[in-house]
Context: one part of a larger RNA
Molecule: large-subunit ribosomal RNA, domain IV
Organism: Ancylomarina longa
RNA sequence: UCAUGGCUAAGGAACUCGGCAAAAUAGUCCUGUAACUUCGGGAGAAAGGACGCUCACAGCAAUGUGAGCCGCAGAGAAAUGGCCCAGGCGACUGUUUACCAAAAACACAUGGCUUUGCAAAAUCGAAAGAUGAAGUAUAAGGCCUGACACCUGCCCGGUGCUGGAAGGUUAAGUGGAGGGCUUAGCGUAAGCGAAGGUCUGAAAUGAAGCCCCAGUAAACGGCGGCCGUAACUAUAACGGUCCUAAGGUAGCGAAAUUCCUUGUCGGGUAAGUUCCGACCUGCACGAAUGGUGUAACGAUCUGGGCACUGUCUCAGCCAUGAGCUCG
Numbered sequence: 001u002c003a004u005g006g007c008u009a010a011g012g013a014a015c016u017c018g019g020c021a022a023a024a025u026a027g028u029c030c031u032g033u034a035a036c037u038u039c040g041g042g043a044g045a046a047a048g049g050a051c052g053c054u055c056a057c058a059g060c061a062a063u064g065u066g067a068g069c070c071g072c073a074g075a076g077a078a079a080u081g082g083c084c085c086a087g088g089c090g091a092c093u094g095u096u097u098a099c100c101a102a103a104a105a106c107a108c109a110u111g112g113c114u115u116u117g118c119a120a121a122a123u124c125g126a127a128a129g130a131u132g133a134a135g136u137a138u139a140a141g142g143c144c145u146g147a148c149a150c151c152u153g154c155c156c157g158g159u160g161c162u163g164g165a166a167g168g169u170u171a172a173g174u175g176g177a178g179g180g181c182u183u184a185g186c187g188u189a190a191g192c193g194a195a196g197g198u199c200u201g202a203a204a205u206g207a208a209g210c211c212c213c214a215g216u217a218a219a220c221g222g223c224g225g226c227c228g229u230a231a232c233u234a235u236a237a238c239g240g241u242c243c244u245a246a247g248g249u250a251g252c253g254a255a256a257u258u259c260c261u262u263g264u265c266g267g268g269u270a271a272g273u274u275c276c277g278a279c280c281u282g283c284a285c286g287a288a289u290g291g292u293g294u295a296a297c298g299a300u301c302u303g304g305g306c307a308c309u310g311u312c313u314c315a316g317c318c319a320u321g322a323g324c325u326c327g
Stems, first nucleotide, its partner, number of pairs: 001322008010313002014311001019308001027051005036041001038147001052069007070074001082306007089298002094106002111144006122131003148293004153223003158220002160216005167211003173205002178200005185192002224242005251285001252282001263279005
């Protein structure tokens, strides 16, 4: 000097990103116990008291009552909850990055959409066959949401899906008009040219799809701008106009979302970029990509308080081990 322990005057978080670490709390019995609540909880809430030994009495006993005794200390050691307030997120128990992340991520019960009538859909497999399932729509698969409470607005123009079939377009195929080559023949020649062969080939016909017509958003998704207006001012219930498929409803809102921003006001502090409550000017919330609340729960995150302490003011001492010296 380092590591691991023990103790420390006065103060008590002044330390620090942050009470990280440490300290404190702790057992059993008795009393007592708030907001809130899904009436189960919250709750061991919180806050208090008792605890040893001897004798007597009661009792079968556990134990209780009374009288006394000792110590600084009676759960005499060890082991053995710190607590409270407020908020965010996720309902919960659970799961996860074996070896830097345990969470607000995943799952979940609940809700919804959708496919599937059984030789089911879906999946694996050239196939046979198998799973689904020795199941049968209260079943099975896919997708989304994520307890519960109150709710879940408008848009089908685009993309997707479903349905429709009149018309348009459209492949191979069918079809075979016509044309080229070849040459028996005809012709003085130029040339014409049957049959056959061969090369090609128009019209017509021809499904799904696409165009088209509807439906569908708990399908993918989307949910405006400008100008004017009230007898102070300000603001605009109101009006005009342009565009759109429709112009964001309820609720929430400087938020895990707010750039400007340490927004403004209030609370808490002597002092608060964090925190809580409001406001709304939402750069760029918003309704199952769910919205807003919410008791309980959480090795979760954020802010505050009580207790407690060597975290600190500011260090000191002790023990053990290492370091160091010799071997």